[in-house]
RNA sequence: CCGCCCUUAGCUCAGUUGGUAGAGCAACCCGCUUAUACCGGGUCGGUCCUUGGUUCGAGUCCAAGAGGGCGGA
Numbered sequence: 001c002c003g004c005c006c007u008u009a010g011c012u013c014a015g016u017u018g019g020u021a022g023a024g025c026a027a028c029c030c031g032c033u034u035a036u037a038c039c040g041g042g043u044c045g046g047u048c049c050u051u052g053g054u055u056c057g058a059g060u061c062c063a064a065g066a067g068g069g070c071g072g073a
Stems, first nucleotide, its partner, number of pairs: 001072007010025004019056001027043005049065005
């Protein structure tokens, strides 16, 4: 320098044909227990890496950029 892949909650990851974002773990609360743990129920938590564009509508499509990974020269 060139090509490909990834970026979504504190962490690990889903998210279909574009229709307005979820799971598990963690944290917190309640129940259970003499108590802790386990177990059950609930709550909290994300302007989806950034900017712009297309669209009635973008996590999803398009462009540029940033960070990380792999390969090639």
A computed fold for a 73-nucleotide RNA from a bacterium, annotated as transfer RNA.
It matches the Rfam family "tRNA". Rfam describes the family as follows. Transfer RNA (tRNA) molecules are approximately 80 nucleotides in length.
Model confidence (mean pLDDT): 82 of 100.